[in-house]
RNA sequence: AAAGGGCAAACCGUCGGGAACGGCGGGACGCAAAGCUCCGGGCCUCACCGCUCCACGUGAGCGACAGGCGGCCGAGCUACCGAA
Repeated sequence: AAAGGGCAAACCGUCGGGAACGGCGGGACGCAAAGCUCCGGGCCUCACCGCUCCACGUGAGCGACAGGCGGCCGAGCUACCGAA
């Protein structure tokens, strides 16, 4: 290269959640690990809690806790076919 295929972005519908986002259905932008896992980095949310500011509010900012993204990267594990 090929063969058999696989997954499924945005968006829409619906359900859950405070939110990020996730489940299911539709739908394909793409993906040779776009299979699984938050171990490291990064990004997103931040209802509750603490602090600060204030025009004193369903406000703003910061911190911590907590949560999310595996289709952000790394890492670990697993995996079809084939020249090999």
A computed fold for an 84-nucleotide RNA from a soil metagenome, annotated as c-di-GMP-I riboswitch aptamer. The RNAcentral record of the sequence draws on MGnify.